[in-house]
RNA sequence: CUUAUCCAGAGAGGUGGAGGGGGUUGACCCGUAGAAACUUCAGCAACAGACUUAUCAUUAUGAGUACUGUGCUACUUUCAACAAGUGAAAUGCUUGAAAGAUAAG
Repeated sequence: CUUAUCCAGAGAGGUGGAGGGGGUUGACCCGUAGAAACUUCAGCAACAGACUUAUCAUUAUGAGUACUGUGCUACUUUCAACAAGUGAAAUGCUUGAAAGAUAAG
C1' cells in the first nucleotide's frame, strides 16, 4: 500500500502507583473497592496455516477441531464531528465516507 472484518464473544492473580477509553475537539464513562505498563495462568474465536468431514469442485465451497502463528478478553471502533437522505425541529434517525484496530499478501 491492497483486500476483508469490526452491533456478538471472552477472566482471575502478581508487580506497580495515577491515570485510561488510538489522534484533534466536544461529551460521556472507567479508575486508590487500584488506571497505564509488565507478567502468570485461563478463556474467546477474527484471519492465516494444519487436520477431519460433507458436497463432488478438480489448486472449489461448506462444517468442525483450539493443534500452530499472530490477535483479542468495559461501554457498537464508547458516541459525535465530513457528506447525503429523512423529519416542522432536535445534541433526532438512517446510510456512506474519513480515521483507527486486526489478519493475510